[in-house]
RNA sequence: GCGGCGGUAGUUCAGUUGGUAGAACGUCUGCUUGCCAAGCAGAAGGUCAGGGGUUCGAGCCCCCUUCGCCGCU
Numbered sequence: 001g002c003g004g005c006g007g008u009a010g011u012u013c014a015g016u017u018g019g020u021a022g023a024a025c026g027u028c029u030g031c032u033u034g035c036c037a038a039g040c041a042g043a044a045g046g047u048c049a050g051g052g053g054u055u056c057g058a059g060c061c062c063c064c065u066u067c068g069c070c071g072c073u
Stems, first nucleotide, its partner, number of pairs: 001072007010025004019056001027043005049065005
C1' cells in the first nucleotide's frame, strides 16, 4: 500500500427487510433482614467511532476519514 471483519449504555454484546435504540452484568433508590450478602420492585445512563450523501425517515444503504484485529504484498 491492498483486502476482509469490527467500533452501539460504565462493561460484554444483540439489533433480522431502512420505521419509537435493547438485553445481561454493573451503578443508584426503595422493599425485605437485627446487620451484610442474596432476593424482589423501580430509576438513571446512548451525538450508535467522526464527517458528508441518499431517503418522508439511517445503527442499518453509499462515499471519505479514524482506531483495533486478521490476511496479502

About this RNA
Transfer RNA from a Patescibacteria group bacterium, 73 nucleotides, folded computationally. Rfam family: tRNA. It is annotated as a transfer RNA. Lineage of the source: Bacteria > Bacteria candidate phyla. The sequence was found in a public genome assembly.